This is a predicted structure of a 73-nucleotide RNA (transfer RNA) from a Candidatus Omnitrophota bacterium.
It matches the Rfam family "tRNA".
Model confidence (mean pLDDT): 83 of 100.
RNA sequence: GGGCCGAUAGCUCAGCGGUGAGAGCAGCUCACUCAUAAUGAGUUGGUCCGAGGUUCGAAUCCUCGUCGGCCCA
Numbered sequence: 001g002g003g004c005c006g007a008u009a010g011c012u013c014a015g016c017g018g019u020g021a022g023a024g025c026a027g028c029u030c031a032c033u034c035a036u037a038a039u040g041a042g043u044u045g046g047u048c049c050g051a052g053g054u055u056c057g058a059a060u061c062c063u064c065g066u067c068g069g070c071c072c073a
Base pairs, nucleotide, nucleotide: 001072002071003070004069005068006067007066010025011024012023013022018056027043028042029041030040031039049065050064051063052062053061
């Protein structure tokens, strides 16, 4: 220098154009217990990496950039 993959909640990830953005774990509250853990119930948490573009509508498609990983030279 060229190519490919990825970036979504505190962590690991799902969502592959349709109108409330989710799961598990973690956190908080309550129940249970002498107490802790476990378990059960409830609950909080997101400018979907950034900037443009396409579209009636974008986390999702396109372009550029940033960061991370892999390969080639």